[in-house]
RNA sequence: CCGCACUAAUUGGGGAGCUGGCGGUGCCCUGUACCUGCAACCCGCCUUAGCAGGGAUGAAUUCCCGCCUUCGGGAGCGCGAUGUAUCGUCUGACCCGGGUAAGCAGCGAUGAGGAGCCGGUCUUGCGCAACGGGGACCCGUGAACCAUGUCAGGCGGGGAACCGAGCAGCAUUAAGCGGGCGCUCCCGUGUGCCGCGAGGGCGCCGUCUCCGAGCCGGCUGCCCGGGGAUCGGAUAUAUCGUGUCUUUCAACGGCGGGUGUGCGG
Numbered sequence: 001c002c003g004c005a006c007u008a009a010u011u012g013g014g015g016a017g018c019u020g021g022c023g024g025u026g027c028c029c030u031g032u033a034c035c036u037g038c039a040a041c042c043c044g045c046c047u048u049a050g051c052a053g054g055g056a057u058g059a060a061u062u063c064c065c066g067c068c069u070u071c072g073g074g075a076g077c078g079c080g081a082u083g084u085a086u087c088g089u090c091u092g093a094c095c096c097g098g099g100u101a102a103g104c105a106g107c108g109a110u111g112a113g114g115a116g117c118c119g120g121u122c123u124u125g126c127g128c129a130a131c132g133g134g135g136a137c138c139c140g141u142g143a144a145c146c147a148u149g150u151c152a153g154g155c156g157g158g159g160a161a162c163c164g165a166g167c168a169g170c171a172u173u174a175a176g177c178g179g180g181c182g183c184u185c186c187c188g189u190g191u192g193c194c195g196c197g198a199g200g201g202c203g204c205c206g207u208c209u210c211c212g213a214g215c216c217g218g219c220u221g222c223c224c225g226g227g228g229a230u231c232g233g234a235u236a237u238a239u240c241g242u243g244u245c246u247u248u249c250a251a252c253g254g255c256g257g258g259u260g261u262g263c264g265g
Base pairs, nucleotide, nucleotide: 001265002264003263004262005261006260009057010056011055012030013029014028015027020046021045022044023043024042034054035053036052037051038050063258064257065256066255067254068253072249073248074247075246076245077243078242079241080240081239082238083237084236085235086234087233089229092231093230094227095226096225097224098223099222100221102220103219104218106215107214113211114210115209116208118206119205120204121203122199123198124197125196126195127194128192129191130189131188132187133186134185135184137180138179139178140177141176147172148171149170150169155164156163157162
């Protein structure tokens, strides 16, 4: 160095999580690399760290170690977004109150605004009017008898002519009822574009006289104060996304190194 047979070892690996710790089942990444049984309110084990049983490869490009590369995962930090809680009200928006008068708008020499006089609005007395009611007046109706006139019939008196009392009816009226008029009279009324007088006079309005250019504060702007916590802001926390950042684990791959036994040639 070669051949034969065996053994160690290998027969996927990894991440998070769970665990005192190590694995497994489960989840995830990568990848294709045996079978059976057990197993998450779990199963097996103890730094020699799955257990039990069976099979295959088997000393090497295939096993072990180191380094490199790197899919992917975790953590931290930074940035952004969202949610929740709290703070404060400073601040930028919001609401309220006050002020100012730079701008807009409105009014103003057909006189802003101010001053003065005199009045009105107000109270009350009288008057007048209005309204409401009533009386008078006109029309109509209206009395079985206890209103009037006339009184049929019937009744009474009389020799008769006639006379008498008198119901019904008719007419006219009283009381009453209805309507009209509203000329006249009476009463009433916090009804009044009214008249006269007295009073009052905070405010408002107006005439007249004088002075002569501003007034207003509706909107915008500015200032002050207050309110609320809706948005913005601050703090804390949770989740998501992101990074030429830090750190950790790491499959596949690449490079290098290491590693048995027996027999025979």

The RNA shown here (Bacterial large signal recognition particle RNA) has 265 nucleotides and comes from an Oscillospiraceae bacterium. The source organism's lineage runs through Bacteria, Bacillati, Bacillota, Clostridia and Oscillospiraceae. The RNAcentral record of the sequence draws on ENA. Rfam family: Bacterial large signal recognition particle RNA. Gene Ontology terms of the family: SRP-dependent cotranslational protein targeting to membrane, signal sequence recognition and signal recognition particle, plasma membrane targeting. The family is grouped with related families in Rfam's "SRP clan". The coordinates come from a structure-prediction model, not an experiment, and the mean pLDDT is 76.